A computed fold for a 1489-nucleotide RNA from a metagenome, annotated as small-subunit ribosomal RNA. The RNAcentral record of the sequence draws on SILVA. It matches the Rfam family "Bacterial small subunit ribosomal RNA".
RNA sequence: AGAGUCUGAUCCUGGCUCAGGAUGAACGCUAGCGGCAGGCUUAAUACAUGCAAGUCGAGGGGUAACAGGGUCUUCGGAUCGCUGACGACCGGCGCACGGGUGCGUAACGCGUAUGCAACCUACCUCCAACUGGGGAAUAGCCCCGAGAAAUCGGGAUUAAUACCCCAUAAUAUUCAUCAUUCGCAUGUUUGAUGAAUUAAAGUUCCGACGGUUAGAGAUGGGCAUGCGUGACAUUAGCUAGUUGGUGAGGUAACGGCUCACCAAGGCAACGAUGUCUAGGGGUUCUGAGAGGAUUGUCCCCCACACUGGUACUGAGACACGGACCAGACUCCUACGGGAGGCAGCAGUAAGGAAUAUUGGUCAAUGGACGAAAGUCUGAACCAGCCAUGCCGCGUGCAGGAUGACUGCCCUAUGGGUUGUAAACUGCUUUUUUAUAGGAAGAAACUUCCGGACGUGUCCGGAACUGACGGUACUAUACGAAUAAGGACCGGCUAACUCCGUGCCAGCAGCCGCGGUAAUACGGAGGGUCCAAGCGUUAUCCGGAUUUAUUGGGUUUAAAGGGUGCGCAGGCGGAAUGAUAAGUCAGUGGUGAAAACCUACAGCUCAACUGUAGACCUGCCAUUGAUACUGUCAUUCUUGAGUACAGUGGAAGUGGGCGGAAUGUAUCAUGUAGCGGUGAAAUGCAUAGAUAUGAUACAGAACACCGAUAGCGUAAGCAGCUCACUAUACUGAAACUGACGCUCAGGCACGAAAGCGUGGGGAGCAAACAGGAUUAGAUACCCUGGUAGUCCACGCCGUAAACGAUGAUCACUCGUUGUUGGCAAUACAUCGUCAGCGACUGAACAAAAGCAUUAAGUGAUCCACCUGGGAAGUACGAUCGCAAGGUUGAAACUCAAAGGAAUUGACGGGGGCCCGCACAAGCGGAGGAGCAUGUGGUUUAAUUCGAUGAUACGCGAGGAACCUUACCUGGGCUUAAAUGCAGGACGACCGUCCGUGAAAGCGGAUUUUUCUUCGGAACGGCUUGCAAGGUGCUGCAUGGUUGUCGUCAGCUCGUGCCGUGAGGUGUCGGGUUAAGUCCCAUAACGAGCGCAACCCCUAUUCUUAGUUGCCAUCAGGUAAUGCUGGGGACUCUAAGGAAACUGCCUACGCAAGUAGUGAGGAAGGUGGGGAUGACGUCAAAUCAGCACGGCCCUUAUGUCCAGGGCUACACACGUGCUACAAUGGCCGGUACAGAGGGUCGCUACCUGGUGACAGGAUGCUAAUCUCGAAAACCGGUCUCAGUUCGGAUCGAAGUCUGCAACUCGACUUCGUGAAGCUGGAUUCGCUAGUAAUCGCAUAUCAGCAAUGGUGCGGUGAAUACGUUCCCGGGCCUUGUACACACCGCCCGUCACACCAUGGGAGUGGGUUGCAAAAGAAGUGGGUAGCUUAACCUUCGGGAGGGCGCUCACCACUUUGUGAUUCAUGACUGGGGUGAAGUCGUAUCAAGGUA
Repeated sequence: AGAGUCUGAUCCUGGCUCAGGAUGAACGCUAGCGGCAGGCUUAAUACAUGCAAGUCGAGGGGUAACAGGGUCUUCGGAUCGCUGACGACCGGCGCACGGGUGCGUAACGCGUAUGCAACCUACCUCCAACUGGGGAAUAGCCCCGAGAAAUCGGGAUUAAUACCCCAUAAUAUUCAUCAUUCGCAUGUUUGAUGAAUUAAAGUUCCGACGGUUAGAGAUGGGCAUGCGUGACAUUAGCUAGUUGGUGAGGUAACGGCUCACCAAGGCAACGAUGUCUAGGGGUUCUGAGAGGAUUGUCCCCCACACUGGUACUGAGACACGGACCAGACUCCUACGGGAGGCAGCAGUAAGGAAUAUUGGUCAAUGGACGAAAGUCUGAACCAGCCAUGCCGCGUGCAGGAUGACUGCCCUAUGGGUUGUAAACUGCUUUUUUAUAGGAAGAAACUUCCGGACGUGUCCGGAACUGACGGUACUAUACGAAUAAGGACCGGCUAACUCCGUGCCAGCAGCCGCGGUAAUACGGAGGGUCCAAGCGUUAUCCGGAUUUAUUGGGUUUAAAGGGUGCGCAGGCGGAAUGAUAAGUCAGUGGUGAAAACCUACAGCUCAACUGUAGACCUGCCAUUGAUACUGUCAUUCUUGAGUACAGUGGAAGUGGGCGGAAUGUAUCAUGUAGCGGUGAAAUGCAUAGAUAUGAUACAGAACACCGAUAGCGUAAGCAGCUCACUAUACUGAAACUGACGCUCAGGCACGAAAGCGUGGGGAGCAAACAGGAUUAGAUACCCUGGUAGUCCACGCCGUAAACGAUGAUCACUCGUUGUUGGCAAUACAUCGUCAGCGACUGAACAAAAGCAUUAAGUGAUCCACCUGGGAAGUACGAUCGCAAGGUUGAAACUCAAAGGAAUUGACGGGGGCCCGCACAAGCGGAGGAGCAUGUGGUUUAAUUCGAUGAUACGCGAGGAACCUUACCUGGGCUUAAAUGCAGGACGACCGUCCGUGAAAGCGGAUUUUUCUUCGGAACGGCUUGCAAGGUGCUGCAUGGUUGUCGUCAGCUCGUGCCGUGAGGUGUCGGGUUAAGUCCCAUAACGAGCGCAACCCCUAUUCUUAGUUGCCAUCAGGUAAUGCUGGGGACUCUAAGGAAACUGCCUACGCAAGUAGUGAGGAAGGUGGGGAUGACGUCAAAUCAGCACGGCCCUUAUGUCCAGGGCUACACACGUGCUACAAUGGCCGGUACAGAGGGUCGCUACCUGGUGACAGGAUGCUAAUCUCGAAAACCGGUCUCAGUUCGGAUCGAAGUCUGCAACUCGACUUCGUGAAGCUGGAUUCGCUAGUAAUCGCAUAUCAGCAAUGGUGCGGUGAAUACGUUCCCGGGCCUUGUACACACCGCCCGUCACACCAUGGGAGUGGGUUGCAAAAGAAGUGGGUAGCUUAACCUUCGGGAGGGCGCUCACCACUUUGUGAUUCAUGACUGGGGUGAAGUCGUAUCAAGGUA
């Protein structure tokens, strides 16, 4: 310090998530030791048991227990407080400390800084004075009584440092007078005088300790004040003791603290009041800091002690282990009454994810009491439990390679890894265990001894005292001995392989893994990171500049208020002076300690601890400085305004007037339609429409001018004219003198629609009706049509109220147009001010873009934003007549949502262009029969694959057996083949026999060659190792292929542009079949494609001349190149030539185009073929072959026989034959090319009607052979289901073959079906093409071939053209698509789940108001009762107590509100879900922008 995640990719915005640190933690797995710390965060829930506050006999009366002693004794005992001591009691001091908890409290509670001239303070210290006399009681003890108990009552008697009275008394208190100090003031200091009031306690026995008063100190407290210290405004008004005054009371003290009277104040947008939450701080965690979070342990403060209230005592409490009352709960009870309070230490129950021992000691430190010894002390010190944390140590070290064995992995004869790891050898002993020794913490008090002096203090010495603890520590001995785990390994993030599983089981912090090859699940091996721990969960900070003071934004991502005016607030021009509030500097005080930081030191180190320093960034006070801000004062004119002179405009309001159009009415002319649409219909019209003319009326709107022109704050404003009102600009510079800018709340204006009342209503037109369209059409289109639109008045208050851009001021390159002024001039031009526009720099911006009218650079103020959805919804409040507006959440849910730009793809977007794409033509398919393929069905099997174009006469270029993969049945198990090794054998093959459907099984016969005689070769058999699979996966693959498409495209290097994805080049203008070429050009070049090079064909030449040819010459035949010969021709097959827009004309810069041009066999790639760029379709093929993985192994392998692949209600594709006269049939006569042939083609002869058969010859082929048909000539048929058509069936044959039943082809005779030109729709073809006619051939024994592949013969028609259909190319445009339109995506309904609103209500909590009630207590009053101290005249009085009563008040009760939580039949919407239903609203012109 960053990283992951939205996209095909990019930049940005923006959220979510991660890596770090921390914890009083918990959970999972694991665990050797020690030190130091920490340990109920939940139920302030309830508590059994024990302990936690006593002490003093040197205050007292005394003597219950113990011990000693005395006396008596019947030896059982009794007795004596006599002594040590001491229960209970009176009294003193303490119990207000220490310890616990965080309920309450948003407060002077806490923090900080001040003040008290408004206060108190026991014990302690210092100083001064005093301590005299007297009295009356009471507890205890004793007696009696009540009660279960707790406890209580009565009587008698008694003491005190308990209580009371008197005396004395001031530097005390109060009052008065005088003087005096200080203070802003109320007041106050000091002194003097006078008056009044008030005190005490003894013990001891001589040392002292106490007691009282007064003053001072110290310590601790009380009160007041400034500042700081949560959330919510969906809490905006609160307050009657309330705010103040006077007086009184009360308090330690000020004060409405309380009361009486008077006044009407006080607080609040700088947040009162209310609600919710919360002890505060030092600190702690985090962070670079600023900040954010936190308050457990330790320290300070506060509050509380079962809940609520109350006071008493006391120096101090309204009191944790005190009291009283009320309430709830628990316990005891004899039912009448009583007792209790762990938020002390242990401990128990409960709650909870979760937090320890009913331990030891007062040895140390501290506290209470005491003269002291001492007692008490769950404070404290220690120990126990817990890896809860921090820190430290160890689990060994060195050598050791055959790199051992096992495990795991692999490309597997072998290698890698585990791994120097182990074994093994040597060494060490921290630690463990055993034995032995063994601390410091202890110094005091006290006692004894000694010394000094001030004679009860100090100093020195000795003695005594240790819970921890026989602990820490030390030594010796044995021996590697006693000691390693956890998480993770897809990316972030360090670390990889195998097996299992197969969208299952599971993982997951985010992205996401898992559907048969998972580095992501589970296991294993290996590795990585930490380590006595490691992970997970929870929480906090960080990263997050993601609330932005440091340090963000608002055109389009979330975000500028619709506009103006304007109070408060914020900010504010120039000059001078004063002041010193802000600001700056110095000084003083304070900022507790601990903590953090630095240095040093102590535990063996560290953690930990100690000492010192620094820090504590703060607050207060004081002194100074005066630039800036503030304040005050005086000036100024440039900001702002006023007056003056001009000018401008659809600026506003109210009147008046006008013409065109429309509609209606009347009249007239006139006749059959009008109107409307894509096409129609509804509608109107013979009762006369539409059309035309005239007249009248009505309402609304103002053509042309008219314009990125004008005006207005915005909304908005348009015929002409008048009146009134407002404003802007310019000129000049007279006046005022900062009067300014912005503006929360507030006020005003505010399109359209809508609402209310009253008018008006021509046209238009929601709703509505009808007609169409449509699957539907509650729409788009049409015909009608009401609110409304118009006017007046009043509401509403919202809009994409937009420049999606708040207002004001200043500054910052240029070009150009225009509106309104002013000025100059040479009348060409041109300056300046205020507006309205366009373009373009710098700068800015994510980019698009903006750019003096900023989105630039600065200043001031306001408004607004902080992921998407839920939602601008709910609730509440407020405004409104209503509709609705304003304000405005949460639960829940997702990991995105979004902006700009890029490349593609797509569009029922655009432009250009091409193609048998359409059109123009010719011929077909779709109807029939048959052939063939497919689907479906059937079957034991009908083997498998191919399925839009790009499957379907396809793999198959040929299924009777074989093929064959399928079915049934019968066999084999190293197997059908091959290799190696071992073994036995000498054969094997063949022949024969039996059985069988065959395969096979069984048997008989037969018995190899070479030899150095060891053996070798060969052969089958047998054993072992290697098999085999047309089984699966074409979505694991290679190779091959189809298609887009023979379309013209696809890319690269360097440069340049852009933050980047990318762009440029490849675009533009032309041109081409073509990214073909030319021109232009931030591009210049290049590659794969195009073209050419290759083959065939069209012309010609040369060469060659057999098997081909035959013009000439010769010979010969019935005839024929038959023969001699020839190379002329045809032809054959090798090589050349030829065509290049080369020439001409026209156009053009060029490329090139045009021409019925010339020439030429051929003319503009001459015709055809081969040739298929980057890529697309997870396209096809594991069954052609190869191959990874998986599967089968007496079977999914292999052999055999038979069957099946040929089935047949049906559907589709591709074909053949036809339907006839351009024809059929019969007869006759011609003309090809390219191929094939020895297991073959076969001339010729014979037989047969024929298929063919029997002979026979030539040919391994330019030699022999296979062979044309349409055509042409003649005849016949004459429009019929025919002399068309030939299916089907019958009979008889031929051929191939082991074999034609299932299941071959062909022949002859007979039979003679459908069919008379084919619906919607659809296919091919642009010239030697379509159409038509035959021929050949591969496969092949034969053939289901009408198929495929080739060959030639005859031989057309048409193309205006590119609007439309289909496909494609380039450019451009839009996009919410990128699996890319077969895309994306919306809403209702149905189902399931979740949270939530409303809801008759219901049940709780809190609280206000009005009342009732009134315990204990305090205060006041007091008729009654009662009373030791004092007084008394002895009667009584004073005073007190009880009782009664008044006031206040807790619990409690009633009524009525507010608020909050839970729940509720039913109901509303929302969210999320797998393939549901209906439509298709959005994104392209999304098909109605």